[in-house]
RNA sequence: CGAUACCGCAGGGGGAGCUGGGAACCGGCUGAGAGGACGGGCACUGCCCGUCGACCCCUCGAACCUGCUCGGGGUAAUGCCCGCGAAGGGAAGCAGAUGGAGCACGUA
Numbered sequence: 001c002g003a004u005a006c007c008g009c010a011g012g013g014g015g016a017g018c019u020g021g022g023a024a025c026c027g028g029c030u031g032a033g034a035g036g037a038c039g040g041g042c043a044c045u046g047c048c049c050g051u052c053g054a055c056c057c058c059u060c061g062a063a064c065c066u067g068c069u070c071g072g073g074g075u076a077a078u079g080c081c082c083g084c085g086a087a088g089g090g091a092a093g094c095a096g097a098u099g100g101a102g103c104a105c106g107u108a
Base pairs, nucleotide, nucleotide: 001102005098007096008094009093011058012057013056014055017029018028019027020026021025036052037051038050039049040048041047042046064089065088066087070083071082072081073080
């Protein structure tokens, strides 16, 4: 001199699957998270959309999307696991303090 990490301010991105019961709704599986609250629309016991909340991620970017109606394995079933993947895309800044990987110079 100083990265990562932690705290603060404030902004943004994203997903919601499989399954049992006739539905509301209540459960099971994996997971950080699988639609909790309010509202709207339609072809109305179904689907779609918006606002907020929870969770995760923000370029040191596998949060998430495409490839994918993919390949292998496994399961009651499913991106459940692995590959694809040093493939493509993908959303940010500030200040302070603590702390300190490490680097440079000097001395012994």

Predicted 3D model of a 108-nucleotide RNA (TPP riboswitch aptamer (THI element)) from a Thermoplasmata archaeon. Its mean pLDDT, the model's own confidence on a scale to 100, is 75. The model forms 96% of the base pairs in the Rfam consensus.